[in-house]
RNA sequence: GCCACCUUAGCUCAGUUGGUAGAGCAACUGUUUCGUAAACAGUAGGUCGUGGGUUCAACUCCCGCAGGUGGCU
Numbered sequence: 001g002c003c004a005c006c007u008u009a010g011c012u013c014a015g016u017u018g019g020u021a022g023a024g025c026a027a028c029u030g031u032u033u034c035g036u037a038a039a040c041a042g043u044a045g046g047u048c049g050u051g052g053g054u055u056c057a058a059c060u061c062c063c064g065c066a067g068g069u070g071g072c073u
Stems, first nucleotide, its partner, number of pairs: 001072007010025004019056001027043005049065005
């Protein structure tokens, strides 16, 4: 330098023939316990990497940029 893939909650990841964003773990609160853990119930947490384009409507389609992983040279 070229090619492919990835970027969504604190962490690991789902979510498409475009239509109001989810799970597990973690955190917090409550019940239980002498107390902790475990168990059970509940709560909160997201400008979906970033800037544009298309569309009535974009996590999803198109382009640029940034970061990361792998391959080739």
Overview: A computed fold for a 73-nucleotide RNA from Chlorobium sp., annotated as transfer RNA. It was read from a public genome assembly. Its mean pLDDT, the model's own confidence on a scale to 100, is 81. It matches the Rfam family "tRNA". Rfam's curators write: Transfer RNA (tRNA) molecules are approximately 80 nucleotides in length.